[in-house]
């Protein structure tokens, strides 16, 4: 330099192809229940500019363009 992949909650990820209901799961965190107490279990809750900027559209995490960071391969 070129090619491919990844970026979504504190962490690990799904959802993207084929746009449309309030953006979800597990772990973790907080409160409560249970226990003499702890662990385990249960219920509820908080936590998100969907990497950044623009475009298309009535409507974008999802489509298009550019950029940033990381991973892999080729030279």
């Nucleotide at each position: 330099a070129c090619a491919g992949g990844a970026a979504u909650a504190a962490c690990u990820c799904a959802g993207c192809c084929g746009g449309g209901u309030u953006a979800g799961a597990g772990u973790g965190c907080a409160a409560c229940c249970u226990u003499a107490g702890c662990a385990a279990g249960g219920u509820u809750g908080a936590a998100g500019u969907c990497g950044c900027g623009g475009g298309u559209u009535c409507a974008a995490a999802u489509c298009c363009c550019g950029c940033u960071u990381c991973c892999u391969g080729u030279u």

The RNA shown here (transfer RNA) has 75 nucleotides and comes from Candidatus Moranbacteria bacterium GW2011_GWE2_35_2-. Its mean pLDDT, the model's own confidence on a scale to 100, is 82. Lineage of the source: Bacteria > Bacteria candidate phyla > Candidatus Moraniibacteriota. Rfam family: tRNA. It was read from a public genome assembly.